[in-house]
This is a predicted structure of a 109-nucleotide RNA (SAM riboswitch aptamer (S box leader)) from a rhizosphere metagenome. The RNAcentral record of the sequence draws on MGnify. The prediction has a mean pLDDT of 84. Of the family's consensus pairs, 97% are formed in the model.

RNA sequence: UCAUCGAGAAGGGUGGAGGGAGCAGGCCCUGUGAAACCCUGGCAACCGUUCUUGUAAGGACAAGAAAACGGUGCCAACUCCUGCCUCGCAUAGCCGCGGGGAAAGAUGA
Numbered sequence: 001u002c003a004u005c006g007a008g009a010a011g012g013g014u015g016g017a018g019g020g021a022g023c024a025g026g027c028c029c030u031g032u033g034a035a036a037c038c039c040u041g042g043c044a045a046c047c048g049u050u051c052u053u054g055u056a057a058g059g060a061c062a063a064g065a066a067a068a069c070g071g072u073g074c075c076a077a078c079u080c081c082u083g084c085c086u087c088g089c090a091u092a093g094c095c096g097c098g099g100g101g102a103a104a105g106a107u108g109a
Stems, first nucleotide, its partner, number of pairs: 001109005010040005018029003023083004041075003046071002049066007079104001084101006
C1' cells in the first nucleotide's frame, strides 16, 4: 500500500486471577478455573500447489473448482457494542432505532 473482517472451528495438561488490543462508557467470560505455555483436535482457501475455462498459442492475467501432512492465521459474543462525520425514522427536545463513511485494530499478501 492492497484485500478481507455478520460465516466457521475445542478437549486435555501445567498454571493460578484475571480476561474480552489500548483509553472511556457499557455488556459479557472466568474457582463448573482467567491470562500464559505445552499437547492433541478442529476451522478456514490469504499466499503457494493442482485442475478447468477464457483472453489466438507460450508467458502473463482473470474466473471457477479441489485439496488443510506446503507457508501463515484462527477456534465465546459482528473486530462483543458504543465513542468521530453523515443520511433517514422517531421525539417538544434529549435518549433511541436503522443505513453509509471515517478512525483505530486484526489477518494475509